Description: Model confidence (mean pLDDT): 82 of 100. Predicted 3D model of a 147-nucleotide part of an RNA (small-subunit ribosomal RNA, 3' minor domain) from Leptolyngbya sp. CENA293. The full RNA is in RNAcentral, with records from ENA and SILVA. Its Rfam family is "Bacterial small subunit ribosomal RNA". Rfam links the family to the GO terms structural constituent of ribosome and ribosome. Lineage of the source: Bacteria > Bacillati > Leptolyngbyales > Leptolyngbyaceae > Leptolyngbya.
Context: one part of a larger RNA
RNA sequence: CACCGCCCGUCACACCAUGGGAGUUGGUCACGCCCGAAGUCGUUACUCUAACCCGUAAGGGAGGAGGAUGCCGAAGGUGGGGCUGAUGACUGGGGUGAAGUCGUAACAAGGUAGCCGUACCGGAAGGUGUGGCUGGAUCACCUCCUU
Numbered sequence: 001c002a003c004c005g006c007c008c009g010u011c012a013c014a015c016c017a018u019g020g021g022a023g024u025u026g027g028u029c030a031c032g033c034c035c036g037a038a039g040u041c042g043u044u045a046c047u048c049u050a051a052c053c054c055g056u057a058a059g060g061g062a063g064g065a066g067g068a069u070g071c072c073g074a075a076g077g078u079g080g081g082g083c084u085g086a087u088g089a090c091u092g093g094g095g096u097g098a099a100g101u102c103g104u105a106a107c108a109a110g111g112u113a114g115c116c117g118u119a120c121c122g123g124a125a126g127g128u129g130u131g132g133c134u135g136g137a138u139c140a141c142c143u144c145c146u147u
Base pairs, nucleotide, nucleotide: 003110005107008103009102011100013097014096015095016094018092019091020090023087024086025085026084027083028082029081031079032078033077034076039072041070042069043068044067046066047065048064049063052061053060054059113134114133115132116131117130118129119128120127121126
């Protein structure tokens, strides 16, 4: 490369990441309940017991050991949660991609001025109603400013 311009959205194709999703499957954190090893501590009417005490002795006491039992208690079991990862039929939009489809919304008064809010409607850009803005062109008039 300058209107044979620019440009918007749906649809189709390819790829990328991502949201939802009946669920499935891991990690991690604490909690409730069940069970409860070792061990400390407490209790003990049972068993045993050289040192200390009483006793001539038998024996008794103190202490100790074993056993029993209680509290705490690791691991384990179970239940419902918090956080987090992977995966999941299907589904939602998003991004990217020389030469696909449909139209032509915007940019000139873009051929219905455009835009903003809102409601409804429509394959799509969008349309219509309503309120607002000028960041609207053109023609005429009025007021003001400058020359």